[in-house]
RNAcentral holds the sequence, with entries from ENA and SILVA. A computed fold for a 1423-nucleotide RNA from an uncultured Bacillota bacterium, annotated as small-subunit ribosomal RNA. Its mean pLDDT, the model's own confidence on a scale to 100, is 82.
RNA sequence: GAUGAACGCUGGCGGCAUGCCUAACACAUGCAAGUCGAUCGGAAAGGCCCUUCGGGGUACUCGAGAGGCGGACGGGUGAGUAACGCGUAGGCAACCUGCCCUCUUCCCAGGGAUAGCCGCGGGAAACCGCGAUUAAUACCUGAUGACGCGAUCGGAAUACAUAUUCUGGUUGCCAAAGAUUUAUCGGAAGGGGAUGGGCCUGCGUCUGAUUAGGUAGUUGGUGGGGUAACGGCCUACCAAGCCUGCGAUCAGUAGCCGACCUGAGAGGGUGAUCGGCCACAUUGGAACUGAGACACGGUCCAAACUCCUACGGGAGGCAGCAGUGGGGAAUAUUGCGCAAUGGGCGAAAGCCUGACGCAGCAACGCCGCGUGAGCGAAGAAGGUCCUAUGGAUUGUAAAGCUCUGAUCUGAGGGAAGAAACAAAUGACGGUACCUCAGGAGAAAGCCCCGGCUAACUACGUGCCAGCAGCCGCGGUAAUACGUAGGGGGCAAGCGUUAUCCGGAUUUAUUGGGCGUAAAGGGUGCGUAGGUGGCUGACUAAGCGAAGGGUUUAAGGCAACGGCUCAACUGUUGUAUGCCUUUCGAACUGGCCGGCUUGAGUGCAGGAGAGGAAAGCGGAACUCCCAGUGUAGCGGUGAAAUGCGUAGAUAUUGGGAAGAACACCGGUGGCGAAGGCGGCUUUCUGGACUGUAACUGACACUGAGGCACGAAAGCGUGGGGAGCAAACAGGAUUAGAUACCCUGGUAGUCCACGCCGUAAACGAUGAGCACUAGGUGUCGGGGCCUAUAAAGCCUCGGUGCCGCAGUUAACGCGAUAAGUGCUCCGCCUGGGGAGUACGCGCGCAAGCGUGAAACUCAAAGGAAUUGACGGGGACCCGCACAAGCAGCGGAGCAUGUGGUUUAAUUCGAAGCAACGCGAAGAACCUUACCAGGGCUUGACAUCCUGCUGACCGGCGUGUAACGGCGCCUUUCUUCGGACAGCAGAGACAGGUGGUGCAUGGUUGUCGUCAGCUCGUGUCGUGAGAUGUUGGGUUAAGUCCCGCAACGAGCGCAACCCUUGCCGUUAGUUGCCAUCAGGUGAUGCUGGGCACUCUAGCGGGACCGCCGGGGAUAACUCGGAGGAAGGUGGGGAUGACGUCAAAUCAUCAUGCCCCUUAUGUUCUGGGCUACACACGUGCUACAAUGGCCGGUACAGAAAGAAGCUAAGCCGCGAGGCGGCGCGAAUCACAAAAACCGGUCCCAGUUCGGAUUGCAGGCUGAAACCCGCCUGCAUGAAGUCGGAGUUGCUAGUAAUCGUGAAUCAGAAUGUCACGGUGAAUACGUUCCCGGGUCUUGUACACACCGCCCGUCACACCAUGGAAGUUGGGGGCGCCCGAAGUCGGCUAAUAGAUAUGCUGCCUAAGGCGAAACCAAUGGCUGGGGUG
Repeated sequence: GAUGAACGCUGGCGGCAUGCCUAACACAUGCAAGUCGAUCGGAAAGGCCCUUCGGGGUACUCGAGAGGCGGACGGGUGAGUAACGCGUAGGCAACCUGCCCUCUUCCCAGGGAUAGCCGCGGGAAACCGCGAUUAAUACCUGAUGACGCGAUCGGAAUACAUAUUCUGGUUGCCAAAGAUUUAUCGGAAGGGGAUGGGCCUGCGUCUGAUUAGGUAGUUGGUGGGGUAACGGCCUACCAAGCCUGCGAUCAGUAGCCGACCUGAGAGGGUGAUCGGCCACAUUGGAACUGAGACACGGUCCAAACUCCUACGGGAGGCAGCAGUGGGGAAUAUUGCGCAAUGGGCGAAAGCCUGACGCAGCAACGCCGCGUGAGCGAAGAAGGUCCUAUGGAUUGUAAAGCUCUGAUCUGAGGGAAGAAACAAAUGACGGUACCUCAGGAGAAAGCCCCGGCUAACUACGUGCCAGCAGCCGCGGUAAUACGUAGGGGGCAAGCGUUAUCCGGAUUUAUUGGGCGUAAAGGGUGCGUAGGUGGCUGACUAAGCGAAGGGUUUAAGGCAACGGCUCAACUGUUGUAUGCCUUUCGAACUGGCCGGCUUGAGUGCAGGAGAGGAAAGCGGAACUCCCAGUGUAGCGGUGAAAUGCGUAGAUAUUGGGAAGAACACCGGUGGCGAAGGCGGCUUUCUGGACUGUAACUGACACUGAGGCACGAAAGCGUGGGGAGCAAACAGGAUUAGAUACCCUGGUAGUCCACGCCGUAAACGAUGAGCACUAGGUGUCGGGGCCUAUAAAGCCUCGGUGCCGCAGUUAACGCGAUAAGUGCUCCGCCUGGGGAGUACGCGCGCAAGCGUGAAACUCAAAGGAAUUGACGGGGACCCGCACAAGCAGCGGAGCAUGUGGUUUAAUUCGAAGCAACGCGAAGAACCUUACCAGGGCUUGACAUCCUGCUGACCGGCGUGUAACGGCGCCUUUCUUCGGACAGCAGAGACAGGUGGUGCAUGGUUGUCGUCAGCUCGUGUCGUGAGAUGUUGGGUUAAGUCCCGCAACGAGCGCAACCCUUGCCGUUAGUUGCCAUCAGGUGAUGCUGGGCACUCUAGCGGGACCGCCGGGGAUAACUCGGAGGAAGGUGGGGAUGACGUCAAAUCAUCAUGCCCCUUAUGUUCUGGGCUACACACGUGCUACAAUGGCCGGUACAGAAAGAAGCUAAGCCGCGAGGCGGCGCGAAUCACAAAAACCGGUCCCAGUUCGGAUUGCAGGCUGAAACCCGCCUGCAUGAAGUCGGAGUUGCUAGUAAUCGUGAAUCAGAAUGUCACGGUGAAUACGUUCCCGGGUCUUGUACACACCGCCCGUCACACCAUGGAAGUUGGGGGCGCCCGAAGUCGGCUAAUAGAUAUGCUGCCUAAGGCGAAACCAAUGGCUGGGGUG
């Protein structure tokens, strides 16, 4: 785009079309084929006439009957049919043709019946019988008869094989019908025409080869029969043919065509309506009549079904029009009319006509029209949404005003269709159409809005409900579900479903492919077939040109017309095919010649693991014998099994046997492929080079076919050294039916015969030709040369690189995957499956051929970027190593898990949670639990009323808060301000949820050296290049090179601190010099030199020298220097990763709670305790403990603070109160050092635990604080596997301070004192960086993914069988009927009867095929 459609929702009008696609299922009822009296006899009714009243006659009409014509047309259907059925083009010298036209001739004479009618009879009926009687255009006999039809004898012409035409002679045979109004209409014979048919032929006409052979009247001939006619159409005999790979036969499906739909076309699909042909008429068979039938509304028979019946017997055939039932998703009225068109009969009038013309029903389709038009902003109300509460949108939409009147309603008018022949005649229909009036009134829906694809928001829902054509949506912010608003599309329709074509060059003729995506046969020889070199002549099949015929009409297309337009319809024109005539001869074909270049042969050569057979050889392994010799050998990652004192291994000599042929050996050679490797001989195939003697296209390819065909395997017989499936043992391992080891049988070898497959690979069929080069190598030849080497040329093979070209890319590139030609094979999404079934082959194994159901939305190729690898290369890091100190064991502290609990609030979870949030839980904190209260609230803003307060004090009461009472108590410009209470709501409040809705902040990789961009270039593209490479660095740091050139974020530097110096300044710091003073002290004057403080500067840059390096970057060493190669430390954290952490710091969307999930209070809990883990502290001791003595820091904080001196206390501490808001005062060192003691012990180590007594803070130390003294004195004697930190002022060790804080550090942060050891080095572990490689990974190896098993579902194969079906075959029986034979009264003839052949239905049987089903069973698919 389309449809004979159906379904859902909706539905105003008209025109034109269309309407059982299913059950060729069954049918009630009515109608659909009759007509003619001008063929005939004639019943009956009425009219007229006559009448003896019984009746007769007459004309008209005419039932039934005889006769004629028509019922073979028209109408229906598509079951069958794969066929001369259909289409197309021809043929009939092999035929027929009623009615019609034309021409010629004729129509004479007789005869006997019969229906009807009448009578009788039978039957329920249908109907039938008998008798009598009658007519004809019915029937019969005779006559006439040809130019007819035959026979026969001649002649002529023609032709296409049998022959045909014309003509002459002789001879045989055949006809008729009348009617009448006298106009005519008929009849017979024959010729011609027209029309219609019959038969034959070429070409075309679906699928299956898992259907390969079929055929006995079969193929042909002769004789005969039959037909309108040819013919095995039929029959007898003879012959053995005929069809088939160009697809016979069989099976399945199907009416064919004009046309219709689609498509650019070629094609593909369809075969409704209309038109042509065919076939059929309940199923099957058969003939009769006839011009025509084997006959839809005829006959006979059989069968099934239905109906009637008096049970004896009869009747019927809607696939005609309506209609009914049924089936189905589904398809209409038991209408009107013969007015038109057409048909039958008739002389005609006319009759008949469910053909046809009309109407009805149906949005089933196509076309047209309408549902209003203009103005109209208060941008109305309402709805919806966003809300910045302004507004936005629906929206000129509505309202309102002004108009119009196709459709609608009413009224009036009113056709054409009617042609003939003067008249008459219209179903549709008072319809179409016209005019007038009325009235915006009665007339819009459907689908969609994630992308494809035009159109977005809100709410609801929460992987539910649902959507979905594909991709896919939905798990709490869904433009995808449902609803609403809005929007988009189409519109009396809109969607869905089904089907066809298109897009799909996705079966490729036009117009595809096969190295790796699916696809080259394993290889050759060769049959059919296809294709084929140069040249001459002929031919004309193909081919070309021109003409003719045909291609029905309709349809299509174009132009012009008719209905107001259109749909619809009319006229004219036009169109690929087939046939035919004439011409042409380049090309293809055919035929006849010639040629040599393709191909082949000959001759001359050399190369080769080419093949077959026989023989020979040496090395090695094993075995046997003997010698020497002794304890092991062997084997592995390490071992063990095994062998060996009965003498192995090792070694020497001798012997046996089998198999394979080191070195040469080579991207070397040969072969068609498989494949071929010691040497010699024999036989033998092919290729190559040279030559140009011979043949003269002999060629290429090759469906079937035949042959060859690795390894393994099979059969028979040999052989068997080594190796070695199976098997055994030993190891390895969680296991180890493996990898490793020790053994070991088939087999491997030979002969003969099978098998016929391989990643049989160059994953690349064969042949020919053409198209740049370079460089190796093998075989041959030529030139040059000196018989060398090299060089040049050339033929054939075999490699590499590469231009053009090609390719999706990779790549290929004269050995093409380039450019062309020829032939063969093969492919058409993945899985199912190379499976099943069938067939063929095979001894078997199996091979060849080779599906479907079902299932998926992919499977796949090449390349790209990452990530990953028990891949590679390089490099770095306390990563390892080298060291030091630890942890892991003990006790305690602290955090976590778990458990417990009313609650043990919550978060953090590998590194990167666990002395973490928490820089400090007795109450508070506090979020948890129990219980008691409050409800506009503890807190914010707003309103109304009342009060005058609030604050403060006192009392009462409670577990406490709340509550109750009393006292005291404002400002004011009088508006109010402020506060409390009461009230009403708006709202407050939430440490409730979601860190996977978020902001912000943070951790981590990682202070790792990376991450990117612009322009250019390369690539179809993803992307690449730059950023890779050579060096170098801590560094993508720098240098050099380079299709790149630059740039940004990172690195570094700039900042802070520390180390040296200078300068400035000199108090609270300092004190060298001067002076004063003290028991002593920078204590005082004074000073600012020094130290110090804190501002400003300097200093370090590979700057200098030397070596290395490329003369570079840089690096190594040295000098100088306080410091040397970023001096030490800090701050500083690229693009990004982890849906990393945090909604409980804070902020915040959405959701949730609202007399509670808010708020308040008391008490409890967060402090529990069988356990497990992390992080620490203290120790285990003598480098120590204890006692005594004596020194030396830095940094920090201090007023609700630090607190001196002094006094008291053993002590914690108390009293005290100087000084200090701090370089001024105070808090304050320890280890160290000196002296003493302890003497290796669970101790004078260690200090847990517990008891008692105290101190401090605080309303309050019971749960649950810290400290002191006395007493108690646990574990622990250096810590398993494992594991952590640290490279220098570091580790270790020692003390000090601060934040938090009323109090409460072994934690955290900060400070200084003392102060080491070690680093060979980068193999390994961990982490990281760069390059490279592989990849089936990309939520990226914590990836992906295979098979069994278990469960569920689905389709399918096998299966003892069972059931059904269609077709054919054989036998039996055999209706009707044609044909044949026999048969009667009388010769003939015939009816009837009998009978023969054929034969429908029926019965029996064997086999094949198709389908269904089947316990059980096999695999497959999905989850």
It matches the Rfam family "Bacterial small subunit ribosomal RNA". Gene Ontology terms of the family: structural constituent of ribosome and ribosome.